[in-house]
RNA sequence: AACUUGGAUAGAGGAGCAGGUAUUAAAAGUAAGUAUUCAGAGAAGGCUAUUCUAUGAUGAAUACUGAAAGGAAUAGCUGCCGAAGCAGAGUUCUUUGCCAAGUAAUUUUGCUGGGUUUGUACUGAAGAAAGUACAAAACUGUCAUUUCCGAAAUGAGAUGAUGAGCUAUCCGAAAC
Repeated sequence: AACUUGGAUAGAGGAGCAGGUAUUAAAAGUAAGUAUUCAGAGAAGGCUAUUCUAUGAUGAAUACUGAAAGGAAUAGCUGCCGAAGCAGAGUUCUUUGCCAAGUAAUUUUGCUGGGUUUGUACUGAAGAAAGUACAAAACUGUCAUUUCCGAAAUGAGAUGAUGAGCUAUCCGAAAC
């Protein structure tokens, strides 16, 4: 000095990730409400209690009125590169008393390098868009091995792996 190993700092990938704002389409003439008619006893997640209900519950048809959430596209802003997402378990908050379910926060375990397309399943009030998971296909980033051009750098190809990774710099340790 190279290699190995621990730590710190700073970076890169690209239809990159997440969160807000504005507009647009769609959700949808849907849910819901009102009126009329038919029908006739329960309804509100379960239990208890309570409330509504033959002055018609729940449901169906017709007419009128008529949303929103979540997601998508475009524009720009903020924070970032396990960014983030999903699944399991636990705790707390909220919801009437208990349970269940849901939302939010947090801890922990596991999986996924990244997005795209297609298919299947689930979620989505019903369904659509969309989302999530799995599988396949090509693409793409990084590293290793290898081939070709080349003085080299670089570039192109093939194979394999994948983020606790990779690149750069600094500090330290062990061995030689």
The prediction has a mean pLDDT of 75. The RNA shown here (Lysine riboswitch aptamer) has 176 nucleotides and comes from Gracilibacter sp. Its Rfam family is "Lysine riboswitch aptamer". Rfam's curators write: Riboswitches are metabolite binding domains within certain messenger RNAs that serve as precision sensors for their corresponding targets. Of the family's consensus pairs, 96% are formed in the model.